[in-house]
RNA sequence: GCGGGUGUAGCUCAGUUGGUUAGAGCGCUUCCCUGUCACGGAAGAGGCCGAGGGUUCAAGUCCCUUCACUCGCGCCA
Numbered sequence: 001g002c003g004g005g006u007g008u009a010g011c012u013c014a015g016u017u018g019g020u021u022a023g024a025g026c027g028c029u030u031c032c033c034u035g036u037c038a039c040g041g042a043a044g045a046g047g048c049c050g051a052g053g054g055u056u057c058a059a060g061u062c063c064c065u066u067c068a069c070u071c072g073c074g075c076c077a
Base pairs, nucleotide, nucleotide: 001073002072003071004070005069006068007067010026011025012024013023019057028044029043030042031041032040050066051065052064053063054062
């Protein structure tokens, strides 16, 4: 340099044919329980869906550009 894959909550990941308000587990906060911790129970916070643009009535989902990580191939040394 060329081609492919991944990017969604703090972490690991779902997300259907584009459709109404974006989810799960773990973690975190508060409360209950307990002599304390853990376990258990209840409630809650936390997201510009990597970034920018486009198409559309409507985009996490489609298109373009770009960034990061990663795999393969190639080039130089």

This is a predicted structure of a 77-nucleotide RNA (transfer RNA) from an Alphaproteobacteria bacterium.
Model confidence (mean pLDDT): 81 of 100.
Its Rfam family is "tRNA". It is annotated as a transfer RNA.
The source organism's lineage runs through Bacteria, Pseudomonadati, Pseudomonadota and Alphaproteobacteria.